Description:
RNAcentral holds the sequence, with entries from ENA. A computed fold for a 73-nucleotide RNA from Jakoba libera, annotated as transfer RNA. Its Rfam family is "tRNA". The source organism's lineage runs through Eukaryota, Discoba, Jakobea, Jakobidae and Jakoba.

[in-house]
RNA sequence: AGUGGGGUAGAGCAAACGGUAGCUCAUCAGUUUCAUAAGCUGAAGAUUGGUGGUUCGAUUCCAUCCCCCACUU
Numbered sequence: 001a002g003u004g005g006g007g008u009a010g011a012g013c014a015a016a017c018g019g020u021a022g023c024u025c026a027u028c029a030g031u032u033u034c035a036u037a038a039g040c041u042g043a044a045g046a047u048u049g050g051u052g053g054u055u056c057g058a059u060u061c062c063a064u065c066c067c068c069c070a071c072u073u
Stems, first nucleotide, its partner, number of pairs: 001072007010025004019056001027043005049065005
């Protein structure tokens, strides 16, 4: 320098002919227990890496940039 894959709650991962983001763990509250853990119930937590474009509407499509991984030179 080129090619491919990836970036989404604190962590690990989903989602989609474009229709407004969910799961597990963790966190907090309640319940249970003599108490803790486990179990059960509930809650909070994301402007989906940045910017621009297309669209009525973008996590999804397009352009460019940043970061990570792999390969090639």